[in-house]
Predicted 3D model of a 164-nucleotide RNA (c-di-GMP-I riboswitch aptamer) from an Armatimonadaceae bacterium.
It matches the Rfam family "c-di-GMP-I riboswitch aptamer". Gene Ontology term of the family: cyclic-di-GMP binding.

RNA sequence: CUCCGACAAAGGCAAACCGACCGUAAGGCCGGGACGCAAAGCCAUCGGGUCUUGGGGAUGGUUGAGGGUUGAGAGAUGAAAGUUGAGAGUGAAGAACAGAACCCUUUACGCUCAGCCCUCAACGCUCAACUCUCAACCCCUCCCAAGAUAGCCGGGCUGCCGAA
Numbered sequence: 001c002u003c004c005g006a007c008a009a010a011g012g013c014a015a016a017c018c019g020a021c022c023g024u025a026a027g028g029c030c031g032g033g034a035c036g037c038a039a040a041g042c043c044a045u046c047g048g049g050u051c052u053u054g055g056g057g058a059u060g061g062u063u064g065a066g067g068g069u070u071g072a073g074a075g076a077u078g079a080a081a082g083u084u085g086a087g088a089g090u091g092a093a094g095a096a097c098a099g100a101a102c103c104c105u106u107u108a109c110g111c112u113c114a115g116c117c118c119u120c121a122a123c124g125c126u127c128a129a130c131u132c133u134c135a136a137c138c139c140c141u142c143c144c145a146a147g148a149u150a151g152c153c154g155g156g157c158u159g160c161c162g163a164a
Stems, first nucleotide, its partner, number of pairs: 004162002012037002017032003021028002035151001041157003046154003049149007057142002060138014075123001077121003082116006089109006
């Protein structure tokens, strides 16, 4: 002298928090107070990180409006099938009659109307997802500028003591 750092000696600094002041803010400064610190001394014009303020834009985000697609839900409408009931009609059988028709009873058939159930169709409505366009904004993302932080990290400069 360098590395290093002791239950050493002498001293030093002071986080959170509280009070006054400065700053839009991050934060700074003074006093009190000590969590810690061997560089917790200095440098922010050495680099990175973090934070603050202002600005900008979108390829970012949020909100709103409109459009589209898909899905779901309920709704009423229409159509078809089934079934139930009602109505009139046609055919057959029966009853009645001197005989027949009408009427009456039973049955079959299709038709009309109504109810129920199921399926399908298109319609608009509601909800959800995705997507497109437009508008507004910047809490969040990104970018720029100015600051803060050296007790966020690395780096530079300087410095007290000396056991191992």
The coordinates come from a structure-prediction model, not an experiment, and the mean pLDDT is 76.